RNAcentral holds the full RNA, with entries from SILVA. This is a predicted structure of a 528-nucleotide part of an RNA (small-subunit ribosomal RNA, 5' domain) from a metagenome. The coordinates come from a structure-prediction model, not an experiment, and the mean pLDDT is 86. Rfam family: Bacterial small subunit ribosomal RNA.

Context: one part of a larger RNA
Formats: sequence, C1' cells, structure tokens
RNA sequence: GAUUGAACGCUGGCGGUAUGCUUAACACAUGCAAGUCGAACGGUAACAGCGGAAGCUUGCUUCCGGCUGACGAGUGGCGGACGGGUGAGUAACGCGUGGGAAUCUGCCUACUAGCGGGGGAUAGCCCGGAGAAAUCCGGAUUAAUACCGCAUACGCCCUUAGGGGGAAAGCUGGGGAUCUUCGGACCUGGCACUAGUAGAUGAGCCCGCGUUGGAUUAGCUAGUUGGUGGGGUAAUGGCCUACCAAGGCGACGAUCCAUAGCUGUUCUGAGAGGAAGAUCAGCCACACUGGGACUGAGACACGGCCCAGACUCCUACGGGAGGCAGCAGUGGGGAAUAUUGCACAAUGGGCGCAAGCCUGAUGCAGCAAUACCGCGUGUGUGAAGAAGGCCUGAGGGUUGUAAAGCACUUUCAAUAGUGAAGAAAAGCUCAUGGUUAAUACCCGUGGGUCUUGACGUUAUCUAUACAAGAAGCACCGGCUAACUCCGUGCCAGCAGCCGCGGUAAUACGGAGGGUGCAAGCGUUAAUC
Repeated sequence: GAUUGAACGCUGGCGGUAUGCUUAACACAUGCAAGUCGAACGGUAACAGCGGAAGCUUGCUUCCGGCUGACGAGUGGCGGACGGGUGAGUAACGCGUGGGAAUCUGCCUACUAGCGGGGGAUAGCCCGGAGAAAUCCGGAUUAAUACCGCAUACGCCCUUAGGGGGAAAGCUGGGGAUCUUCGGACCUGGCACUAGUAGAUGAGCCCGCGUUGGAUUAGCUAGUUGGUGGGGUAAUGGCCUACCAAGGCGACGAUCCAUAGCUGUUCUGAGAGGAAGAUCAGCCACACUGGGACUGAGACACGGCCCAGACUCCUACGGGAGGCAGCAGUGGGGAAUAUUGCACAAUGGGCGCAAGCCUGAUGCAGCAAUACCGCGUGUGUGAAGAAGGCCUGAGGGUUGUAAAGCACUUUCAAUAGUGAAGAAAAGCUCAUGGUUAAUACCCGUGGGUCUUGACGUUAUCUAUACAAGAAGCACCGGCUAACUCCGUGCCAGCAGCCGCGGUAAUACGGAGGGUGCAAGCGUUAAUC
C1' cells in the first nucleotide's frame, strides 16, 4: 500500500447492489418448513345445493336421502432419497484431474409384443372390551389400479441344450348403427398397466497422478498378503467363510500423533509465489449420541421405523412423548452477526387429465454505513478586508470572499399527482391440420376474447414550496502533508519506531490556525 463475513470509539443525509453466529455440531418455548390424487377404492364426519317428511312463528328449525358439488378419517398410487441446513467427523480413491470394466437406473424418449379368465382377504363403517393417556384387542361385514393363483410368452431368465420358469389393471372423454338383464356390451380417443430392446439422465465400483505438519513417532500387519472351493452383491473384490501357502507395507517416510471437509475460486503480488476456502457453484460427510435394518428404482433415510444411552416433558406411577446443523424466534456463549414479516404474481419442484392444492425452495419487504458504487449538504457575486476569536516588534497579521448583503438554482429529502416493465400462460370461443366410421371427444397450430402482481403509496415522470432538512473524524517533532499561544513542570501524560515531559514543550492537555480523508474517519485484529 492492498484486503476483510470484521469488531470497537466518535460522527452520521439519500439511493442502488451485495453481505450478515467466523464463538457452543450448546439447549430449545411457539408457529410454519411435504404433500397430493374422488379420473384407483369402499364410502359420507363437516360444508353447500337439490329432493322428501315433520313442526310451526309461512320462511325458519329438525330429521331423512350420497342424488349433486365436494370431502374428514381410511385402503391404494406417486412424492417424503429432491429442494433447504451444517462442517462435527474424514489425511481418505474423500476431493481434483485423467482413464477403466464387472453394474443398476422410478419418472422421460423411441421401438417390439401384450393387457384373457378367476379367487380369498383386509382397513374403514358397525358392535363389544382394555387403558389416565399414547394406543391396543376381539367379533361381524365390505371395495379396489391392494394381494394371490390360472391361461398366454415375439423378446426375457435358467439350462446338463433334452428342456424348464416367469406378467399385467383398470379409470375416463365421445359416439352412428346392432345387441341389451337398460347397468352395459360394441367402436373410438386419452391416461394408466405388463414383458423386453435401445437411448437419455442419475448412481455404484476400480486404477494412474496430485492433495498439511511432526522422526523428540522406525518399524507396522493375522483376514494380515496371495491362491482354490463356496457364499454374498445390481456389480468386481478377503466383501465374508473353509482350506492351503507365507506373504504384504516401510527412510521415495510405513505405522503413530496432531491439525483439517476438498475444489472451482478469493485476497495479495510485476510475476514466481504466499495466505484463505464467508457468500455463489460442484463433490463429500453429518442430522441429539452410538448401532441396526425395513420399505423402495434410489436411503441404511434431517422434519420414517427399531434398540441402547444422555437430556427435556406428561403421567392416574402401570406407562408414554420429543429431537431447529429447515425459516423466523428464545436462552446461553461471545468483541460480534437481522423479522416469531408478505406472497405463491414470477422462476423452479411434488401430486393431479385438468382446474388446482402444497412449497420459510424462491421472489420480495424489514433491520445493520457491514462492504462496494453513485449523489447531495448549494451556485454566482460580494473588501467597509465588518464584528468576534487568535497572534503581535501594538504598526499590524490571520481566520477571510469566509460571513452578512445581493442575484440565482432546487438534485436528493418533503407534499400532491401521474405511471411503465416484471404477464406469459391456463380458461372460453372461431378457423385449420392430425386421429377416427365420425362434422363427437382428444391433440397440434393460428386468430379473437376474458382475466391473473406479493413487491406497491414500485421505478420513472410532472407539479408545489423553501437555501430551505443534511459534516464529521484523525493528525500537525522526524519517518509524514500540516505551527503558534496558554496551562503543566521527569508530574499529569504521549508513543508504530526513534523517542518527548525535570519552568519559554511545534511531541503532554486546551485554544487559534493548518493538513489529510470524507458520510465517514480513526483504532484494534488478521493476510499478502
């Protein structure tokens, strides 16, 4: 000199853009953060409509009916493995980079072949019971895209190559004939479903090289190193197991100890290098502590389950409930770090045919000079060089064109008004192309129409009025830009280094003046 997720002191007008627990991976009150689908299902607790009945105060109350819109609880599907947080652990194929072969991959895309016919349950509801509660038990009954056989098998899997094995589910829109038990069959479109191939995406695994300090850590190792047989996995492999052999690593630093998430990047520097790893992005690890598996395409799963432990809470003492390193917020720790805000309008995600619902992701707003950038606090004129202050060789000098005065302007802030862009879709309707038996439906394209904004009293622009509301901080001995007076008297004090102060201190304290930066300025800490 540059820099910072900074803090402290004094001071403080506005805007934009960023950033904001670096400490206790300490403990957490409260609310919210993952739901959705009735176009899978039986149904109807609530709300609304409709129909019926009763009572009457004649337009209200009660009851009944899943009939309709819808929908609590429940079965079922998909999603809760993403998104969000944190950096404790980890010196490791964890990360970075470049390769590899023995693998899986829901949703998505393309293609091939199917989607036939049956069965038995079970939640819910109802009845009964146990318990303080959490919850649980028994009986009866019921549905499905839940579950299980059978049939079929182009691909597929196993095989001793003879053969053997294995699947599925429906829901919904529209419809001219024909049939009909008036439910539908049947035709057709869409979404689902099953088996397989290929792709895409994602993930698992292996290897070369690189990746902190310590030798006051020199030897380490028994599933250890290799082989064979077997098991296990989606898959290779001591991954596991039995047997056999005695190997394997190490001064090119094994082992041990300490420290640490890694990277893109960031800071500094002319570079080489050094330091760091906040925000943002990629990867990894973790989710009160330790262990375990279940489900699933995917987890050994932050807001799932089980066991153990510590802690907190409820209890009728028998037994139960919980996990903010999600967003806010609280206590604590600390030099120190924000609101228990608004909205799904946009972007994205989950579910759904869709409408839509959910979304503390996200978009915004609030707080903080924490950082960077921009703007303002007036402009011109004005010498009687006013008054006052300070200094003085007492003449004067300086503050100083500074002020006052005169003329002008109104950025920003204030008040009033105006007013973009972020909004494109979806819906409805018309035309047209595809599909189809079809001028239905559905899908694509184009035109029209109708709306949808948290921010928001938005940005911007216009008008009004007044110089009106807006300057401080550090320093002035040398380094280092900037000097005099008074007070003090080795005292009080200053100080980054040299050093000042013991009676004329440009070095302490105050004043006048000056210098440097400026909504900041200094100090401290840290890095180059």